This is a predicted structure of a 119-nucleotide RNA (SAM riboswitch aptamer (S box leader)) from a Chitinophagales bacterium.
Its mean pLDDT, the model's own confidence on a scale to 100, is 82.
Taxonomically the source falls in Chitinophagales (Bacteria, Pseudomonadati, Bacteroidota, Chitinophagia).
RNA sequence: AACUUAUCAAGAAAGGCUUAGGGUAAUGGCCCGAUGAAGCCUUGACAACCUCUCCCAUUUUUUAAAUAGGAAAAGGUGCCAAAUCCAUCUCUGAAGAGAAUAUCAGAGGCAGAUAAGUC
Numbered sequence: 001a002a003c004u005u006a007u008c009a010a011g012a013a014a015g016g017c018u019u020a021g022g023g024u025a026a027u028g029g030c031c032c033g034a035u036g037a038a039g040c041c042u043u044g045a046c047a048a049c050c051u052c053u054c055c056c057a058u059u060u061u062u063u064a065a066a067u068a069g070g071a072a073a074a075g076g077u078g079c080c081a082a083a084u085c086c087a088u089c090u091c092u093g094a095a096g097a098g099a100a101u102a103u104c105a106g107a108g109g110c111a112g113a114u115a116a117g118u119c
Stems, first nucleotide, its partner, number of pairs: 002118007013043005021032003026088004044080001046078001049076003053071003057067004084111001089108006
């Protein structure tokens, strides 16, 4: 890099350095940014994907192991503007209605992000 599974409308700050862009495919929007964004460093917070520990239930080949749920937050990640900032594709409904275009809402996809596993 690729594949698989799960989640993605919640939540969470300061200081220093630095200097003009940034919001993670593309496009169209709309926002953020010299009142210093983005990036790097330090400290702190948020969260609970994995590990460790503990509680409880079930199963098994019943020293123990596996699975489901819960607690906690020491370790590994992640993350700390706006729903993954919104939309693009499909379907359904509403309104409208000669038809088309366009609007609103919902569900599902595509894409993306994060974690764990496989390779």